[in-house]
Context: one part of a larger RNA
């Protein structure tokens, strides 16, 4: 000496479930695989190191010792790791009793608004912009009243509020259904953590088949603007946006922060439980979340700070100068679009 890292410099997989593997609580007995000690054998010679000797010295060389860190066998030890046996309850799970929630799926249903249709009133404008024009309107628009049709989204409540693994989830009702939390301590008795491959889920856009289409609106058309205007602005408007089924599998899929466990000052909000107390205003305690401010500590700084980026342990993923390049080639997947895996020459 036996790497250093991953919030922003290169680097955390989009997320979960889980196989192999890796790792694993308390205590007893046993075993002796790992481990430790001793012995024996072997570890060729030369080389190397040490001490002597021989060439006048040295290089060189001779002799002796060491070393050869290893392997095998035998004997012994039993703390730790492992195996086996029988236990424990603090981890994990089940039960019982509760309250909370835009968690998911299906069916039904409500009101406001936009658009369209019909009818009434009514008359010359409406609309739009920086200003205009295209556009709509005497075949009666805009405005207003009544009735009807249809689709999509759910104002207020609404909250660094809630739920979900993530993506994400918001009118109301019903049915089916997943998870978390709190209290209790009846039951199981380490059943746990992580997780290469694998499987499942996965916004928007896009694709296939069939529906639907109110508003919005890529493409497209026209009007403006401009030197030009393949844009920004305006008038229209097709795919799409919506539904069912199937595919795609990517995002600044972000907390740009993998998962789990334990430990390490406080203060102050807030959500869901439980306990104690009370002058019923409140106060105190304790779990689980969600914010802000801050000590120690960390950090290049910014900042993080019991929701860690602190102190430790376990497992997985990933990084190793910029460009070339997430490209080429090959392979796998996909209907396609493309996705995944993923170089090199060359150059600075």
């Nucleotide at each position: 000496c036996u790497g250093g890292g991953u919030g922003u410099a290169a680097a955390g997989g989009g997320u979960g479930c889980g196989u192999a593997g890796g790792u694993g609580g308390c205590a007893u007995g046993u075993u002796a695989a790992g481990u430790u000690a001793g012995a024996u054998g072997u570890g060729a010679a030369a080389a190397c190191c040490c001490a002597a000797g021989g060439c006048u010295c040295a290089a060189c060389u001779u002799u002796g010792g060491g070393a050869u860190u290893g392997c095998a066998u035998c004997u012994a030890a039993a703390a730790c790791u492992g195996g086996c046996a029988a236990g424990c309850u603090a981890g994990a799970g089940u039960g019982c009793a509760g309250g909370a929630g835009a968690g998911g799926a299906a069916a039904g249903u409500g009101g406001a608004a936009u658009u369209c249709c019909u009818a009434g009133u009514g008359u010359a404008g409406c609309g739009g912009u920086g200003a205009a024009a295209u556009g709509c309107g005497u075949a009666g628009a805009u405005a207003u009243u009544a009735g009807g049709a249809g689709g999509a989204a759910c104002a207020c409540c609404a909250g660094u509020a809630g739920c979900g693994a993530a993506g994400g989830c918001g009118g109301c009702u019903u049915u089916c259904u997943g998870g978390a939390c709190u209290g209790u301590a009846a039951c199981u008795g380490a059943c746990a953590c992580u997780g290469a491959g694998g499987c499942a889920c996965g916004a928007a856009a896009g694709c296939g088949u069939g529906g639907g289409u109110a508003g919005c609106g890529a493409a497209c058309a026209g009007g403006a603007u401009u030197a030009g205007a393949u844009a920004c602005c305006c008038u229209g408007g097709u795919a799409g946006u919506c539904c069912a089924c199937g595919c795609c599998g990517u995002a600044a899929a972000c907390g740009a922060u993998g998962a789990a466990u334990g430990c390490u000052a406080g203060g102050u909000g807030u959500u869901g439980g439980c306990c104690c107390u009370u002058a019923c205003g409140g106060g105190g305690g304790u779990c689980a979340g969600u914010g802000c401010c801050g000590a120690a500590g960390u950090u290049a700084a910014c900042a993080c700070a019991u929701u860690a980026a602190g102190c430790a342990u376990u497992c997985c993923a990933c990084c190793u100068g910029g460009g070339g390049a997430g490209u080429a080639c090959g392979u796998u997947c996909g209907c396609a679009a493309g996705a995944a895996u993923g170089a090199a020459a060359c150059u600075c």
This is a predicted structure of a 348-nucleotide part of an RNA (small-subunit ribosomal RNA, central domain) from an uncultured bacterium.
The prediction has a mean pLDDT of 88.